This is a predicted structure of a 467-nucleotide part of an RNA (large-subunit ribosomal RNA, domain I) from Citrus medica. Model confidence (mean pLDDT): 80 of 100. It matches the Rfam family "Eukaryotic large subunit ribosomal RNA". Clan: LSU clan. For this family Rfam cites "Crystal structure of the ribosome at 5.5 A resolution" (Yusupov et al., Science, 2001). The source organism's lineage runs through Eukaryota, Viridiplantae, Embryophyta, Aurantioideae and Citrus. The RNAcentral record of the full RNA draws on SILVA.

Context: one part of a larger RNA
RNA sequence: UCUUGACCUCGGAUCAGGUAGGGAUACCCGCUGAACUUAAGCAUAUCAAUAAGCGGAGGAAAAGAAACCAACAGGGAUUGCCCUAGUAACGGCGAGUGAAGCGGCAACAGCUCAAAUUUGAAAUCUGGCGUCUUUGGCGUCCGAGUUGUAAUUUGCAGAGGGCGCUUUGGCAUUGGCAGCGGUCCAAGUUCCUUGGAACAGGACGUCACAGAGGGUGAGAAUCCCGUACGUGGUCGCUAGCCUUUACCGUGUAAAGCCCCUUCGACGAGUCGAGUUGUUUGGGAAUGCAGCUCUAAAUGGGAGGUAAAUUUCUUCUAAAGCUAAAUACUGGCCAGAGACCGAUAGCGCACAAGUAGAGUGAUCGAAAGAUGAAAAGCACUUUGGAAAGAGAGUUAAAAAGCACGUGAAAUUGUUGAAAGGGAAGCGCUUGCAGCCAGACUUGCCUGUAGUUGCUCAUCCAGGUUUCU
Numbered sequence: 001u002c003u004u005g006a007c008c009u010c011g012g013a014u015c016a017g018g019u020a021g022g023g024a025u026a027c028c029c030g031c032u033g034a035a036c037u038u039a040a041g042c043a044u045a046u047c048a049a050u051a052a053g054c055g056g057a058g059g060a061a062a063a064g065a066a067a068c069c070a071a072c073a074g075g076g077a078u079u080g081c082c083c084u085a086g087u088a089a090c091g092g093c094g095a096g097u098g099a100a101g102c103g104g105c106a107a108c109a110g111c112u113c114a115a116a117u118u119u120g121a122a123a124u125c126u127g128g129c130g131u132c133u134u135u136g137g138c139g140u141c142c143g144a145g146u147u148g149u150a151a152u153u154u155g156c157a158g159a160g161g162g163c164g165c166u167u168u169g170g171c172a173u174u175g176g177c178a179g180c181g182g183u184c185c186a187a188g189u190u191c192c193u194u195g196g197a198a199c200a201g202g203a204c205g206u207c208a209c210a211g212a213g214g215g216u217g218a219g220a221a222u223c224c225c226g227u228a229c230g231u232g233g234u235c236g237c238u239a240g241c242c243u244u245u246a247c248c249g250u251g252u253a254a255a256g257c258c259c260c261u262u263c264g265a266c267g268a269g270u271c272g273a274g275u276u277g278u279u280u281g282g283g284a285a286u287g288c289a290g291c292u293c294u295a296a297a298u299g300g301g302a303g304g305u306a307a308a309u310u311u312c313u314u315c316u317a318a319a320g321c322u323a324a325a326u327a328c329u330g331g332c333c334a335g336a337g338a339c340c341g342a343u344a345g346c347g348c349a350c351a352a353g354u355a356g357a358g359u360g361a362u363c364g365a366a367a368g369a370u371g372a373a374a375a376g377c378a379c380u381u382u383g384g385a386a387a388g389a390g391a392g393u394u395a396a397a398a399a400g401c402a403c404g405u406g407a408a409a410u411u412g413u414u415g416a417a418a419g420g421g422a423a424g425c426g427c428u429u430g431c432a433g434c435c436a437g438a439c440u441u442g443c444c445u446g447u448a449g450u451u452g453c454u455c456a457u458c459c460a461g462g463u464u465u466c467u
Stems, first nucleotide, its partner, number of pairs: 027058001028056004038045001042092001068075002079106004089097002110321003113267001123149001124144002127141006158263002160260003164257005169248002172245001175242003178238007185230001188204001189220001190203004205222002207211001213225003272293007299316005356363002376403001379390004
């Protein structure tokens, strides 16, 4: 000051910010873990360190910068492929199983803690408030924190000292490149015919780095969408690269190189040993796990046959991060096809995991097409209606929402024929109906035209024929 209920204590409700579950699971990691099978039987073995089951992630996961491989004139994180190699090895040494080094290739990338006294000064961080150019900076005040927050250092080192040498940050903006997205870029609808419709046939053109494809009332390069050429034009956005300009900050700073000598910390119930189980090609034990024992610091591990002594080589475990090459029957976004074409292809081209079945776990179908356009049959008439008869639409209703085409068995109706020895079948023949083909399809007269094969007449020649 407030009485519109202060302040204190307690209870309840609503809750800023933040965190976890659940689903899916093709690929990935960890755990658990069989049997069918094979061995021509079967128990170790094999199937298999698989399936089912459980847990956990990501766009990839896992692995990963040597307690490695080697034995060389040594190599140098991991991953994947080829080879090594069906080899070494394991195995009732049966059936079978079965790597790795080297070499070549793809892709490449390296790092961080713990362990040190900054000790002439916690130099570190959250929060409240204020301010500014607001994913944050600065100022100030509490708080966290010495049972340790920063800086420095990580074994290839490094720290300490020194005459020295070399190099530097942030934000905004101009222009260009790059990436992503929108949009734009050729040429007939000319004439005739058929048709409901021209996209058909004929005539005359045009474009083409475009005659892929689709649509439009039938086979459309040129009607529409597209297609080809583009390092294309234009507009917009951007985390990337180069460049222009301005501002702020920075030095008693930071990083790298060289020299000197003094120091130089390096991960424990862990390594290792025994034993049991399991696993492995790993065999006097490859890896993992349980129990017991349990280290060292010129130490420790490895060096594919156990142990002792000795020498040599090579790494530095018991802490951690890390892109790419690799995997992908799930999800999302695209493109294609010597694939199938509605009993096929997914179980599902359609209101399909639907209808339906089963107490349940589960099982699980059938079903595409009127027409170019509904123009989906107005109206009249009979009928209670369904429906019928007319009428109308249409190119067509012999396309009427049981709808394109509409086979067969089968049914009704109409017409024809037959019928004693079942029907049926075979051979021969007659009749009837129907279909196809062939043949025939008149006579006379007149006018005009075409043709001159043939015929008649005439002329010439020949004649072995006739008179």